[in-house]
Context: one part of a larger RNA
């Protein structure tokens, strides 16, 4: 000199766009952060509308829908950096591997069965909850058939699948429910692609030898097991290997990297924010479900802590967003909205979304703006200095005309929002249509921010300057006070009666809504 996720002291006008627990991976009151689908199902607790009514009510008939069965989602998004020196990360490769949703394609979707929740009526329990009886549904569950392809094979063969729902319709049939046909969407099996995962090889990046030997599933082979898959991954047997002075092992510290800061560069230090990767979710262990987890807001066991208890038992985990206590030099609101972007579910309307978009707080940094500008004298008053002549503050002020950024008041007022929806043209499937998609036209909406940005009008210099320093390094000097005292101090030094070095004042210098100090890096 540059820099910072900074802190402290003094001070402070408004704006844009950023950033904000670096410490205790410490403990947490309260609210919210993962719901959704009735076009899978039996149904009807609440609300609204019908219908009937003896006016008490009844009825799922309709819009819808609590609880329940079922589906897909919950493995994403969001957080943190404890652990980890290699099962990590970065770069370049490899083969032996499974995949829900999405895309393209092929083949099928036949015929049966038995349960179970909800509900009803009970029982146990303080509660959390649990038990048993009867009835009864499905895209829940289980067989049978079929087998293009798939898997296995001794090449003969064997194994193993499914589910419907919604809309429309001319003949024909009907037990008037429909069958039948058809469209859409599901379902089953398989192939390919894409994407995201899992595995594996090499190279690279910290310190210590006051750590020199380490290792028995250890290194390799064969057989068995196991995995989606290669492999001592595991097991039995066999061999005795394998790593190491190019630093094994051990110890300490540590998420790694794109990058960030600095520097002419080489280097050095660091890894906040943002995007990708890894690991973790009170501590330790375990599996279940599933395409995917050994699962932050799932389950089981153990532990510590908190809480409840009728002592048998039960509940919780903010390293999600706010917020509280604690720790600390130190770090924000228990805010608004799903309007946009994105995500989940749904045919859609839509619902949910502390992701996100916004607002609030903080000069924490960065960027730009303002606090006025012109004119005004041999130069007012006051202050300070003085050789008492004067000098300086100083064109500075007053005074005169001008301007209105900003602020105040009033008025107008956004972009971000066109997709979707509805109507319609068109097109296409079909025996024929309806509905849907490609491509068009028209139309009605939808804004948290916010009456905000922005624009206009009005009055009026009106609403707006501090901080540090002035002996040298280092830009800027005098007076008084003090008297090795009080104090200053980055270095060297200075203060002992004339202190440009301490304190105050006047003057000056530097930076400026900041300035200075401290800490840290180059």
């Nucleotide at each position: 000199g540059a820099u910072u996720g900074a802190a402290c002291g003094c001070u402070a006008a408004a704006a844009a766009a950023a950033u904000g627990c670096u410490u205790u991976a410490c403990a947490c009151a309260u609210g919210c952060a993962a719901g959704u689908c009735g076009a899978a199902c039996g149904g009807u607790a609440a609300c609204a509308g019908g219908u009937c009514u003896u006016c008490g009510g009844a009825u799922g008939c309709u819009g819808a829908c609590g609880a329940g069965u079922g589906g897909a989602a919950a493995a994403a998004a969001a957080g943190u950096g404890a652990g980890u020196a290699a099962u990590a990360c970065a770069u370049c490769g490899g083969a032996a591997c499974g995949u829900g949703c999405c895309u393209a394609g092929u083949a099928g979707u036949g015929g049966g069965g038995g349960a179970u929740a909800a509900c009803u009526a009970c029982u146990c329990g303080a509660a959390a909850g649990a038990g048993a009886a009867a009835a009864a549904a499905a895209u829940a569950c289980c067989g049978c058939a079929u087998g293009a392809g798939a898997u296995c094979u001794a090449c003969g063969g064997a194994u193993g699948a499914a589910a419907g729902c919604a809309g429309g319709g001319g003949a024909c049939c009907u037990u008037c429910g429909g069958g039948c046909c058809u469209u859409g969407u599901g379902c089953u099996a398989c192939u390919a692609a894409a994407a995201a995962a899992a595995c594996u090889g090499a190279u690279g990046g910290c310190a210590g030898a006051u750590u020199a030997g380490g290792u028995a599933g250890u290194u390799g082979g064969u057989g068995g097991g196991g995995u989606a898959a290669a492999a001592g991954c595991u097991u039995a047997c066999c061999a005795a290997g394998c790593c190491u002075g190019c630093g094994a092992u051990c110890u300490a510290a540590a998420a790694a990297a794109a990058g960030u800061c600095u520097g002419a560069g080489a280097g050095g230090a660091c890894g906040a924010c943002c995007a990708g990767c890894c690991a973790c979710a009170c501590u330790g262990g375990g599996a279940c479900u599933g395409a995917g987890a050994c699962a932050c807001g799932g389950c089981c066991c153990a532990g510590a802590c908190u809480c409840c208890u009728a002592c048998a038992a039960a509940a919780a985990a903010a390293a999600g967003c706010a917020g509280u206590g604690g720790g600390g030099a130190a770090u924000u609101u228990u805010g608004g909205a799903c309007a946009a972007u994105g995500g989940g579910c749904g045919a859609a309307a839509g619902c949910c979304u502390g992701a996100u978009c916004c607002a609030g707080c903080a000069a924490u940094g960065c960027c730009g703006c303002g606090u006025a500008a012109a004119a005004a004298a041999a130069g007012a008053a006051g202050g300070c200095c003085c050789u008492c002549g004067g000098g300086u503050u100083g064109u500075a002020a007053a005074c005169u005309g001008c301007u209105u950024u900003u602020g105040u008041a009033c008025g107008g007022a956004a972009c971000g929002a066109a997709a979707a929806g509805c109507c319609u043209g068109g097109g296409g499937c079909u025996a024929a249509a309806a509905a849907a998609a490609a491509c068009g036209g028209g139309u009605c909406a939808u804004g948290a921010c916010g009456g905000u940005a922005c624009c206009g009008u009005a009055a009026g210099a009106a609403u707006a300057a501090g901080c540090a320093c002035c002996g040298g390094c280092u830009a800027a000097c005098u007076a008084c006070g003090u008297g090795c005292c009080a104090g200053c101090a980055g270095c060297a030094a200075a203060a002992a009666a004339a202190a440009u070095a301490c304190g105050u004042a006047g003057g000056g210098u530097g930076c400026a809504a900041g300035c200075g100090u401290u800490a840290a890096u180059c």

About this RNA: The part of an RNA shown here (small-subunit ribosomal RNA, 5' domain) has 522 nucleotides and comes from Corythaeola cristata. Rfam family: Bacterial small subunit ribosomal RNA. Its family is annotated with structural constituent of ribosome and ribosome in the Gene Ontology. The RNAcentral record of the full RNA draws on Rfam.